[in-house]
RNA sequence: GCCGAGGUAGCUCAGUCGGUAGAGCGCCGGUCUGAAAAACCGUAGGUCGACAGUUCGAUUCUGUCCCUCGGCA
Numbered sequence: 001g002c003c004g005a006g007g008u009a010g011c012u013c014a015g016u017c018g019g020u021a022g023a024g025c026g027c028c029g030g031u032c033u034g035a036a037a038a039a040c041c042g043u044a045g046g047u048c049g050a051c052a053g054u055u056c057g058a059u060u061c062u063g064u065c066c067c068u069c070g071g072c073a
Stems, first nucleotide, its partner, number of pairs: 001072007010025004019056001028042004049065005
């Protein structure tokens, strides 16, 4: 330099052929307990990597970048 995969909650990851973004674990609160653990219930937490373009509307489509991983040279 070229090609491919990926970037979404603190972590691991779903998701939608364009229409208000989710799970598990974790944090916090509650029930239970003498107290804890476990279990159960609930709450909070996200400019969906960045900037543009298309569109009434973009996490999703298009372009250019940035970062991570792999392959070729």

Transfer RNA from an Elusimicrobiota bacterium, 73 nucleotides, folded computationally. The prediction has a mean pLDDT of 83. Lineage of the source: Bacteria > Pseudomonadati > Elusimicrobiota. Its Rfam family is "tRNA". It is annotated as a transfer RNA.